[in-house]
Molecule: Glycine riboswitch aptamer
Organism: Anaerolineae bacterium
RNA sequence: UGACAUACAGCGGGAGAGCGUCCGACGCACAGCGCGUAGGGCCGCCGAAGGUGCAAGGUGAGACGAUAAGCCAUAUCAUUCACCGAAACUCUCAGGCAAAGGGGUCGCUGUAUCGAU
Numbered sequence: 001u002g003a004c005a006u007a008c009a010g011c012g013g014g015a016g017a018g019c020g021u022c023c024g025a026c027g028c029a030c031a032g033c034g035c036g037u038a039g040g041g042c043c044g045c046c047g048a049a050g051g052u053g054c055a056a057g058g059u060g061a062g063a064c065g066a067u068a069a070g071c072c073a074u075a076u077c078a079u080u081c082a083c084c085g086a087a088a089c090u091c092u093c094a095g096g097c098a099a100a101g102g103g104g105u106c107g108c109u110g111u112a113u114c115g116a117u
Stems, first nucleotide, its partner, number of pairs: 005113009018043001020042004026036003044097003050093001051091001053089001057084005065077004
């Protein structure tokens, strides 16, 4: 000097699935019928807020079996148990299924840390 990477922030892009049905405080309207929304019930669905589960593999322990060698210790292999162990896979708990909002994640910029060359 400051790449890559990580964290945070700003801006921009961003999928999927019923504008389902019934009840409905409150508000609006009212001659009468009603309209909208918070919330709740029922059925059907989505997976990209968050969350759950797991493979290969690794670590540790146990007794026993095989091999090195006839025995003990030791080493390796097999077996059992426990723990660690990924996702866009999985579950649909949560969330969501017109618009808005949110949205894994992607791009640009900035700040901070690390620090290759």